The prediction has a mean pLDDT of 76. Two RNAs folded together computationally: RNase P RNA and transfer RNA, 429 nucleotides in total. Rfam match: Bacterial RNase P class A. Its family is annotated with dimeric ribonuclease P complex, ribonuclease P activity and tRNA processing in the Gene Ontology.

RNA sequence: AAGCGGCCGCGGCCCGUGUUCAGCCUGCGGGUCGAGGAAAGUCCGGACUCCAUAGAGCAGGAUGCUGGAUAACAUCCAGGCAGGGCAACCUGAUGGAAAGUGCCACAGAAAAGAUACCGCCGGUGUCUCACACCGGUAAGGGUGAAAUGGUGCGGUAAGAGCGCACCGCCCGUCCGGUGACGGACGGGGCAUGGUAAACCCCAUCCGGAGCAAAACCAAGUAGGGGAGGAGAGGCUGCUCGUCUCGUUUGACUCCCGGGUAGGUUGCAACAAGAGCGGACGGAGUAAUCCGCCGCCCAGAUGAAUGGCCGCCCCCUUGCCACCUGUGCAGGGUACAGAAUCCGGCUUAUUCUU
RNA sequence: GGGCCGUUAGCUCAAUUGGCAGAGCAAGGGACUCUUAAUCCCUAGGUUGGAGGUUCGAUUCCUCCACGGCUCACCA
Numbered sequence: 001a002a003g004c005g006g007c008c009g010c011g012g013c014c015c016g017u018g019u020u021c022a023g024c025c026u027g028c029g030g031g032u033c034g035a036g037g038a039a040a041g042u043c044c045g046g047a048c049u050c051c052a053u054a055g056a057g058c059a060g061g062a063u064g065c066u067g068g069a070u071a072a073c074a075u076c077c078a079g080g081c082a083g084g085g086c087a088a089c090c091u092g093a094u095g096g097a098a099a100g101u102g103c104c105a106c107a108g109a110a111a112a113g114a115u116a117c118c119g120c121c122g123g124u125g126u127c128u129c130a131c132a133c134c135g136g137u138a139a140g141g142g143u144g145a146a147a148u149g150g151u152g153c154g155g156u157a158a159g160a161g162c163g164c165a166c167c168g169c170c171c172g173u174c175c176g177g178u179g180a181c182g183g184a185c186g187g188g189g190c191a192u193g194g195u196a197a198a199c200c201c202c203a204u205c206c207g208g209a210g211c212a213a214a215a216c217c218a219a220g221u222a223g224g225g226g227a228g229g230a231g232a233g234g235c236u237g238c239u240c241g242u243c244u245c246g247u248u249u250g251a252c253u254c255c256c257g258g259g260u261a262g263g264u265u266g267c268a269a270c271a272a273g274a275g276c277g278g279a280c281g282g283a284g285u286a287a288u289c290c291g292c293c294g295c296c297c298a299g300a301u302g303a304a305u306g307g308c309c310g311c312c313c314c315c316u317u318g319c320c321a322c323c324u325g326u327g328c329a330g331g332g333u334a335c336a337g338a339a340u341c342c343g344g345c346u347u348a349u350u351c352u353u
Numbered sequence: 354g355g356g357c358c359g360u361u362a363g364c365u366c367a368a369u370u371g372g373c374a375g376a377g378c379a380a381g382g383g384a385c386u387c388u389u390a391a392u393c394c395c396u397a398g399g400u401u402g403g404a405g406g407u408u409c410g411a412u413u414c415c416u417c418c419a420c421g422g423c424u425c426a427c428c429a
Base pairs, nucleotide, nucleotide: 001350003311004310005309006308007307008306010034011033012032013031014030015029016028017027018026036335040346041345043344044343045342046341047340048210049209050208051207055240056239057238058237060206061205062204063203064202065079066078067077068076069075080094081092082091083090084089095201096200100199101198102195103194104193117141118140119137120136121135122134123133124132125131126130149167150166151165152164153163154162168190169188170187171186172185173184174183175182176181214265215264216263217262224256225255226254227253228252231245232244233243234242273296275295276294277293278292280291281290282289283288314332315331316330317329318328319327354428355427356423357422358421359420360419363378364377365376366375372409380396381395382394383393384392402418403417404416405415406414
C1' cells in the first nucleotide's frame, strides 16, 4: 500500500408514483450511503448507562528510570542507564536486596557477619621419611548457577586490604542538567552474594457492573394455591455509614400451577463531535497541540457489502527474440469480515521497500 | 454481544512456600488354573496444549497464542 471503470444483485435512509378515505406494509422508478488495517483476541485505557451526587477505613488489585504528550492508559515521543554490534543502530516489566522475613535442591568443608576437605605454614609428640594432635591461613586445588571486590607490587612462617598503586564499590562536597544522571575533588579498606514476574517496603492510581448496561411502550398475569417467615436488598470481601422495601395491610425464600418472551430508543447530527480529510498556516527535536478550509461517512438484528467483464500494477511459467529490452499466450494476487462508540496493544496476513 | 473457567500417560484425576512428574483403570509380559475370569508380580507409556520471558532451576510465576466448556442452570 490493500487498485480503477462498467453492468447486474443485496442492505439502510430519502423522494416520487401505483394501491388506500388516510397512514403503515408492499410493488415500480430515481437519488444517496454502504466494512477493516486488523472490524479479530477481549489484553489494557476511556466515553456512556445504572447502582446514592459514588461515601469513609481495612483488605485487595494495577503500574514502576526521568521529562513530556493525552480524556485516559500497561500507549506514544524525547532523553538517561544497562546489554549487544566495527558502525549505522537494535534490545530492555529498567524503583528498593546496607528496613525486615523467606528461599538458594543436588554437589560441596562452607550457601551468608560462614567455614578448613585437599593443600600451604608454624608448634608439640612418637622409631626424625611419615603419621597423630594443636594452631594459623581463603593465595592455589576441588564443588556449584553463584564462594565474601579484581590485577600487580610489597609484606609474611605461610597468607590475608595487612600496606600501597590502578580499576570497581560506598559516603560527602562542588559543578552541569527541569530531571533520570554525568563529571571533578576528597574520604572510607570494603562491613555490602543472588532472588522482589517470593512475601514485602516506597511512590502513584483504582468503587462495582456492564448496551443482554439502561429507559419507555405494548401484551399478559390479577396479586392464584401451599409451606417457612423478620428481616431482605442496593452487583467481589469485611466493618461503618447511608438509601429503598417490609415487620400479621406479610418484604423475602422454597414448592405447585398459569402467563409473556414483542416493539422503540440507547445506536451520528440538524449544527454537533477525544469525528473524518487537507502536499494548508503556526508552536514543538518529536509524540502532539492551536488555527484555517472542506466533509457528514454502515447502522443490519435468521443479521446487507457479492458476482461477471475490461484495464492497470506486481509475481511467475512457456514461446519468439536475445546486448539492454520488448512482444505474444497462460496462470496467480492474502488475512479476514462491523453489531454501543473511541484511543492503544497483541495476533493473523499478500506484495513492495 | 458481554462475562467467566479449563487443558498433565490411551481414559479419570493428583502434584504448594518453584527442587528427581505420580495414582487408579486400561495395555503388554509372567505366575496360579485343564481353560477363562478374579488375584499376585513385573514392564512400557509424558514436548505437563504451543511459543517466549523471569530464575541456577518452571506443571507451578509472567506475557502472547491455540483448542474446548459454561446452552434458556453465567448475564435479558